[in-house]
RNA sequence: GUACCCGUAGCUCAGUUGGAUAGAGUGACGGUCUCCGAAGCCGUAGGUCGCAGGUUCGAUUCCCGCCGGGUACA
Repeated sequence: GUACCCGUAGCUCAGUUGGAUAGAGUGACGGUCUCCGAAGCCGUAGGUCGCAGGUUCGAUUCCCGCCGGGUACA
């Protein structure tokens, strides 16, 4: 340099033939339990869905560009 894949919560990831308030596990915090903890159970907070633009009534999803990471080839 070329091609392909990935980027979504602190971390690991799911999701989507374009549609209602974007989810799980884990972690954090609070409650319950306990003599105190741990484990279990319940709850709460946490997201510009990498950035910017386009299409559309509507974009995390489609299209273009850029940024970052990975793989292959050179």
The RNA shown here (transfer RNA) has 74 nucleotides and comes from a Bacteriovoracaceae bacterium.
The sequence was found in a public genome assembly.
Taxonomically the source falls in Bacteriovoracaceae (Bacteria, Bdellovibrionota, Bacteriovoracia, Bacteriovoracales).
The prediction has a mean pLDDT of 81.